[in-house]
The RNA shown here (SAM riboswitch aptamer (S box leader)) has 122 nucleotides and comes from Polaribacter sp. The coordinates come from a structure-prediction model, not an experiment, and the mean pLDDT is 79.
RNA sequence: UUGUUAUCAAGAAAGGUUGAGGGAUUAGACCCAAGGAAACCUUGGCAACCCUUUUAUGCUGAAAUCUAUUCAGUAUCUUAAAGAAGGUGCUAAUUUCUACUGAAUAAACAGAGAGAUAACGG
Numbered sequence: 001u002u003g004u005u006a007u008c009a010a011g012a013a014a015g016g017u018u019g020a021g022g023g024a025u026u027a028g029a030c031c032c033a034a035g036g037a038a039a040c041c042u043u044g045g046c047a048a049c050c051c052u053u054u055u056a057u058g059c060u061g062a063a064a065u066c067u068a069u070u071c072a073g074u075a076u077c078u079u080a081a082a083g084a085a086g087g088u089g090c091u092a093a094u095u096u097c098u099a100c101u102g103a104a105u106a107a108a109c110a111g112a113g114a115g116a117u118a119a120c121g122g
Stems, first nucleotide, its partner, number of pairs: 001122008013043005021032003026099004044091003049087002051083004056076008095114001100111003
């Protein structure tokens, strides 16, 4: 830098340094901000993608004459529950809302695009 897949209405803050912007980009709206923005650092927290354990089912192998059964491995976009040590991420507002298509009086409508994050690849 890029591809695939999944998720994005929930959740979670204090302190220090610093000092004017910030909410991804463009436009509009609307918010946050000198009672301190962004950034960086420290400590905490949230969440559960990777992960760990158990469970269910399937598959493979071994033991056994066969079945039952037991053990080991593995898969689950055909299961459910628990955990949080580690790798990330996140910690105002739906990804703040709208923009394109369809529907519509309207509306947390449905989809696309863009973006963010994770896992696995090039």
The sequence is in RNAcentral, with records from Ribocentre.